RNA sequence: GCCGAGGUAGCUCAGUGGUAGAGCAUCUGUUUUGUAAACAGGCGGUCGCGAGUCCGAAUCUCGCCCUCGGCU
Numbered sequence: 001g002c003c004g005a006g007g008u009a010g011c012u013c014a015g016u017g018g019u020a021g022a023g024c025a026u027c028u029g030u031u032u033u034g035u036a037a038a039c040a041g042g043c044g045g046u047c048g049c050g051a052g053u054c055c056g057a058a059u060c061u062c063g064c065c066c067u068c069g070g071c072u
Base pairs, nucleotide, nucleotide: 001071002070003069004068005067006066007065010024011023012022013021018055026042027041028040029039030038048064049063050062051061052060
């Protein structure tokens, strides 16, 4: 330099054009003599950055940044 995969909540990931979600973690409550477990609920996201297309973009297109793999 070229090719491919990826970047979404604190962490691991889903979400292929129409309200951004799950599990774990954290917080509160119930339960217990107490802790853990279990159960119920809450909090938490400029969807890597910028632009374009569209009535509407995490999703499609272009550029850039970062991570991983491959080729030379």
Predicted 3D model of a 72-nucleotide RNA (transfer RNA) from a bacterium. It matches the Rfam family "tRNA". Rfam links the family to the GO term triplet codon-amino acid adaptor activity. About the family: Transfer RNA (tRNA) molecules are approximately 80 nucleotides in length. By type it is a transfer RNA. Its mean pLDDT, the model's own confidence on a scale to 100, is 83.